[in-house]
RNA sequence: AGAGUUUGAUCCUGGCUCAGAAUGAACGCUGGCGGCAGGCCUAACACAUGCAAGUCGAACGGAGUUAUAUUGUAGCUUGCUAUGGUAUAACUUAGUGGCAGACGGGUGAGUAAUGUAUAGGAAUCUACCUAGUAGUACGGAAUAAUUGUUGGAAACGGCAACUAAUACCGUAUACGCCCUACGGGGGAAAAAUUUAUUGCUAUUAGAUGAGCCUAUAUUAGAUUAGCUAGUUGGUGGAGUAAUAGCCUACCAAGGCAAUGAUCUAUAGCUGAUCUGAGAGGAUGAUCAGCCACACUGGAACUGAGAUACGGUCCAGACUCCUACGGGAGGCAGCAGUGGGGAAUAUUGCACAAUGGGCGAAAGCCUGAUGCAGCGACGCCGCGUGAGGGAUGACGGCCUUCGGGUUGUAAACCUCUUUCAGCAGGGAAGAAGCGAAAGUGACGGUACCUGCAGAAGAAGCACCGGCUAACUACGUGCCAGCAGCCGCGGUAAUACGGAGAGGGCUAGCGUUAUUCGGAAUUAUUGGGCGUAAAGGGCGCGUAGGCGGAUUAGUAAGUUAAAAGUGAAAUCCCAAGGCUUAACCUUGGAAUUGCUUUUAAAACUGCUAGUCUAGAGAUUGAAAGAGGAUAGAGGAAUUCCUAGUGUAGAGGUGAAAUUCGUAAAUAUUAGGAGGAACACCAGUGGCGAAGGCGUCUAUCUGGUUCAAAUCUGACGCUGAGGCGCGAAGGCGUGGGGAGCAAACAGGAUUAGAUACCCUGGUAGUCCACGCCGUAAACGAUGAGUGCUAGAUAUUGGGAGAUUUUCUCUCGGUUUCGCAGCUAACGCAUUAAGCACUCCGCCUGGGGAGUACGGUCGCAAGAUUAAAACUCAAAGGAAUUGACGGGGGCUCGCACAAGCGGUGGAGCAUGCGGUUUAAUUCGAUGUUACGCGAAAAACCUUACCAACCCUUGACAUGGUGGUCGCGGAUCGCAGAGAUGUUUUCCUUCAGUUCGGCUGGACCACACACAGGUGUUGCAUGGCUGUCGUCAGCUCGUGUCGUGAGAUGUUGGGUUAAGUCCCGCAACGAGCGCAACCCUCAUUCUUAUUUGCCAGCGGGUAAUGCCGGGAACUAUAAGAAAACUGCCGGUGAUAAGCCGGAGGAAGGUGGGGACGACGUCAAGUCAUCAUGCCCCUUAUGUCUUGGGCUGCACACGUGCUACAAUGGCCGGUACAAUGAGCUGCGAUGCCGCAAGGUGGAGCGAAUCUCAAAAAGCCGGUCUCAGUUCGGAUUGGGGUCUGCAACUCGACCCCAUGAAGUCGGAGUCGCUAGUAAUCGCAGAUCAGCAUUGCUGCGGUGAAUACGUUCCCGGGCCUGGUACACACCGCCCGUCACGUCACGAAAGUCGGUAACACCCGAAGCCGGUGGCCCAACCCCUUGUGGGAGGGAAUCGUCGAAGGUGGGACUGGCGAUUGGGACGAAGUCGUAACAAGGUAGCCGUACCGGAAGGUGCGGCUG
Repeated sequence: AGAGUUUGAUCCUGGCUCAGAAUGAACGCUGGCGGCAGGCCUAACACAUGCAAGUCGAACGGAGUUAUAUUGUAGCUUGCUAUGGUAUAACUUAGUGGCAGACGGGUGAGUAAUGUAUAGGAAUCUACCUAGUAGUACGGAAUAAUUGUUGGAAACGGCAACUAAUACCGUAUACGCCCUACGGGGGAAAAAUUUAUUGCUAUUAGAUGAGCCUAUAUUAGAUUAGCUAGUUGGUGGAGUAAUAGCCUACCAAGGCAAUGAUCUAUAGCUGAUCUGAGAGGAUGAUCAGCCACACUGGAACUGAGAUACGGUCCAGACUCCUACGGGAGGCAGCAGUGGGGAAUAUUGCACAAUGGGCGAAAGCCUGAUGCAGCGACGCCGCGUGAGGGAUGACGGCCUUCGGGUUGUAAACCUCUUUCAGCAGGGAAGAAGCGAAAGUGACGGUACCUGCAGAAGAAGCACCGGCUAACUACGUGCCAGCAGCCGCGGUAAUACGGAGAGGGCUAGCGUUAUUCGGAAUUAUUGGGCGUAAAGGGCGCGUAGGCGGAUUAGUAAGUUAAAAGUGAAAUCCCAAGGCUUAACCUUGGAAUUGCUUUUAAAACUGCUAGUCUAGAGAUUGAAAGAGGAUAGAGGAAUUCCUAGUGUAGAGGUGAAAUUCGUAAAUAUUAGGAGGAACACCAGUGGCGAAGGCGUCUAUCUGGUUCAAAUCUGACGCUGAGGCGCGAAGGCGUGGGGAGCAAACAGGAUUAGAUACCCUGGUAGUCCACGCCGUAAACGAUGAGUGCUAGAUAUUGGGAGAUUUUCUCUCGGUUUCGCAGCUAACGCAUUAAGCACUCCGCCUGGGGAGUACGGUCGCAAGAUUAAAACUCAAAGGAAUUGACGGGGGCUCGCACAAGCGGUGGAGCAUGCGGUUUAAUUCGAUGUUACGCGAAAAACCUUACCAACCCUUGACAUGGUGGUCGCGGAUCGCAGAGAUGUUUUCCUUCAGUUCGGCUGGACCACACACAGGUGUUGCAUGGCUGUCGUCAGCUCGUGUCGUGAGAUGUUGGGUUAAGUCCCGCAACGAGCGCAACCCUCAUUCUUAUUUGCCAGCGGGUAAUGCCGGGAACUAUAAGAAAACUGCCGGUGAUAAGCCGGAGGAAGGUGGGGACGACGUCAAGUCAUCAUGCCCCUUAUGUCUUGGGCUGCACACGUGCUACAAUGGCCGGUACAAUGAGCUGCGAUGCCGCAAGGUGGAGCGAAUCUCAAAAAGCCGGUCUCAGUUCGGAUUGGGGUCUGCAACUCGACCCCAUGAAGUCGGAGUCGCUAGUAAUCGCAGAUCAGCAUUGCUGCGGUGAAUACGUUCCCGGGCCUGGUACACACCGCCCGUCACGUCACGAAAGUCGGUAACACCCGAAGCCGGUGGCCCAACCCCUUGUGGGAGGGAAUCGUCGAAGGUGGGACUGGCGAUUGGGACGAAGUCGUAACAAGGUAGCCGUACCGGAAGGUGCGGCUG
């Protein structure tokens, strides 16, 4: 410090997720030792048991025990025992009394301020402690204990009698103290005793602690906006330690609040802790300070201090005891129990240390504390060994089978002994106290020494990317994983286990939470044209900000100093534990607050001045600015009348509709309403909405010129107020046209639409509401600054005046710097800055619900959450696509010729059938395709019968020497099995069963598979398409994807060439090079040829010969827009011409760019994985692939006279041939037979070419057309023609008379037509395929349209790329939420009732020791108590409301789900451009009206 994730790719915006650190943690697996720290976060839930606050006999009277002394009594053993009294001493202590139980310890419920933090303040108290001053005198009356008696179950009492004090009371005294009207008045004490102290009283001061007040800071919500009656202040009084409405009476009407009162929710606060670079954010365990609480609520008492955790009283809930009458209790002290929970420890030891209480002290008490126990909960340290050791062992895993890896790892050798273990020694912590002795919980612990032995001690998660680390197996969208992206559908580095590896390590992972990364709430440090985001517009309040200059001030500001900012923590340094964690000491820091001093630049404040901002004045100017009243013409419609007659209207085409009752058309007149053509303009005005005929009146704003006045008067603007298109609402008018709704007609699968005919609200006016729009420049207002050019509008000035220049104000279009993610903006900023306001923080849910406000309503405004997704989005790029555009090509259309679709047949496919009808191919690009030949074989299919190392290959062992051929039988469908007879010398040889070969048997490796997967593959092929395209290097442009080049202007068949150009070049394609045909030449001359010469025949190159011609087959030439003219940019080229066999690629072929279709093929072949192995292999016989209601493709033959039949007659080329072609001859009507010449072929044969030509016949008919079908008879091939061959003869003679919608081929030697040959092949092709030649046309104006392609361009929400994407209803399931009759709670107030304890106040009668007064009484008063009355007062009760939560029949929308249903609204002109607001309508998306926007 970043990374992953939106896309085909890119940049940006933006969310989600990860890597880090941390924890009072928990869970899973694992676990050796030690040190230090920490350990109920949940139920402030309930608690059994024990302990946690006592102490003082030197305050007091008693009581008890013991001892001593003394004195009785009794027993006797005559000095002993027992039992009394007295005195003394020691010890103990129930009670009175004193001090302490207000500390220490726990918890965080309450509390948003009676709290806390920081800094201050004045009107206070303070036991014990310290210091000072002065005292400590004289008296009195009680009471507990105790004794007696008595009540009660108990707890606990009642009555009577006695007694002490440092308990209680009075008097005296009063330096100081208190009160005062300034005269005076008032108030203390306690003693103990060992005689040295300790106490006591009053008072002053200190210290410590506490109370009170002020300022500032201190969570969230405005869907909480008003709150308050002792409330705010004053006066008198009460009260307190003290101020104060703290309380009371009266008076006044205040006080708080958008700088957030009140209310609601949540919460102890802080030092600090975690994180972070910091600023911040989160937290408030342990430690420390403060506060609050002690079962819940209330109350006081005592006291220096409490409204008191282990005190009291009352009420309530709960628990316990009970004799039922009454009582007792409060672990949020330490342990511990139950409960809750994911979860948190021992009913331990000790007061040795530190500290506290009491005491003179010893000492006692102390669950504070010190220690130990439990748990890896955390931090820190140590160990589980070290060195050597290669045959790189065994085993495991992988493997290309060679090996690799685990791995120096192990074994083995040599060492060491920390920790744990055993044994011995063994602390400091101890100061104090005490006369001395002595005193350690931890603990026989730490530590030291010795001993033995590698001995007792390693796991966890991870390994697709982020993120370090990979293989094989299993599984097969299953099981599962997952933090995000995502993995898994038969080759998973992502699941599971395994091996290997990387990581951390006594731990490792997971979960939860916090901060970080996140600049993702942005003070540091973000944004708002299009990504989320500028308010619809103005006026203006509070607030914020504010021109120049002078003086003063010192609030802000700056500097310095002082105080404070507790300690601990953090940081630095040093030191102590073997180190570290940890601890100790010192420093720094504590960024803050307060006070003082100083400064005066800036801001503020006060006072003064100025004119540049702002405003006023004067004079001009433009304008659809606004309001009211009046006026005008054109047009539509209607009415009346005339002319006139059958149509009009409307549409893509129609119909509804109007019209003979006279329409439409036309002429004239009239009525009425609404809107104002041309001018008209990126022209004008207005804040926006908006404003358009003319005139008048009233009225707002703006600009310019002059430079006269005021003197900062300014800018912005939360709330507030006003204006605000269209639509809509209310009341009343008006209503011509248009027109939601509605009706009808069309269209359509439907058409609640688009189109048409009608038509009501509405549109118009007046008044009143509504308050929203794509209210847009999607751009808030204001000010200043930063190149220009152009156009236009309103003024002004100047000049060289048909115009130009300058200047101020407005409105456009370009464009620099700069900005921007890009697009773009650019003096009218989206640039550079300042001021103020509004708004945004992922998508959806949702601008929705609830609540509030407004509205007559429609609705507007304010405005969430649950839940859900990992994206949603902006700009630009490349493609693809479009019922977008432009250019262009192609038998694409058109122009023609001939077909197909109808018939019969052939052939293939689908379907169906079947035991099987083997398999594959399926739009174009399957269907006369694989198959260039299914009777058997082929053959893969079916039935049946056999074989099992196998029909075929290699290897081992053993045996044999063959094999092969002929033959006789038997069983069988055959394969096969089993016999008979005969023929037949296995080869080489080193003579060894040695080598090779063959066969048989056995066992195992294996063979075999047309079994699966063409979506695991290679190879091959089809298609777009013989279309002209597809790319690269360098450079340049762009943040980038990419662009440029390759676009543009011409041209071409062509990315062919030329020109231009930030491109310059190059590659694969095009073309050419190759083959063939067409012309000529050279050479060669047999089997081909024969002109000339000669010979010969009935005839023939038949022969001699020739090399001219043809032909053959080798080579060469020829064609290049080369020449001429025109045109064109003088180019490329195009047009025409000449010559030429051929002319503009001369015809044809081979040749197929980058790629697309997971195209086809595992059944040509090869091949991975999987599957079968007495079968999915192999062999055999028979059957099937040929089955047939049908449907389709491709063909053949026809329907006839351009023809059929008969006879005669002419002219080819390519090919093939020895298991072959087979001549002449003879036989048969023929298929064919017989026979065999010639020929391995320029020689022989197939071989007859056919159409054609000549002659004849038929004469328009289902025919002398057509030949299907069927009967009979034959031929050939073959082991065999039944299923199931071809051919011949005789007979039979079907459909069919030119073919609907539609559709196919072809542009010249082409179509059409005619025959010939070949491959395959025993046979089988008149129809398929591949070739060959013969005869031989028509047409193309042209590119509007259909189809396909290419290039350029604008659009896109597509990228699996339009067979795309995508919207809404409905149906089903799941989830969360809203509403809902109601129902059950909770909280806080309010009103009233009741009114405990208790404080305060009153009181006739009642009771009362000490003290005081009157007095001397059986007294009274003062005072006190009980009782009673009253105020206040908790809990409780009643009541109506408020807020809030749970449940709720039913209901509403939402989200998400597998491939459901209906349509197709949006994205392209999305097929009616879309969207916004509003209104109506409709199953649904949606449609329509009105106004607006361009996205």
Notes:
The RNA shown here (small-subunit ribosomal RNA) has 1495 nucleotides and comes from Idris sp. 1 HC-2018. Rfam family: Bacterial small subunit ribosomal RNA. Gene Ontology terms of the family: ribosome and structural constituent of ribosome. The organism belongs to Idris, within Eukaryota.